Transfer RNA from a Chloroflexota bacterium, 72 nucleotides, folded computationally. Its Rfam family is "tRNA". By type it is a transfer RNA. Its mean pLDDT, the model's own confidence on a scale to 100, is 84. Taxonomically the source falls in Chloroflexota (Bacteria, Bacillati).

[in-house]
RNA sequence: UGCGGAGUGGAGCAGAGGCAGCUCGCCAGGCUCAUAACCUGGAGGUCGGGGGUUCGAAUCCCUCCUCCGCUA
Numbered sequence: 001u002g003c004g005g006a007g008u009g010g011a012g013c014a015g016a017g018g019c020a021g022c023u024c025g026c027c028a029g030g031c032u033c034a035u036a037a038c039c040u041g042g043a044g045g046u047c048g049g050g051g052g053u054u055c056g057a058a059u060c061c062c063u064c065c066u067c068c069g070c071u072a
Stems, first nucleotide, its partner, number of pairs: 002070006010024004018055001026042005048064005
């Protein structure tokens, strides 16, 4: 240089056109003599930025940014 992959709550990941979810973590409550475990509830993401398509985009298209790998 070129090619490919990835970017979604604090962390790790799902979601492939129709109001964004799971596990862990965090907070509160329950249980316990107490802690852990367990149970219940809650907060937290305008889906990397911009533009386009569509009635409707995390999802499809274009462009840029960042990271990883391959290639010269």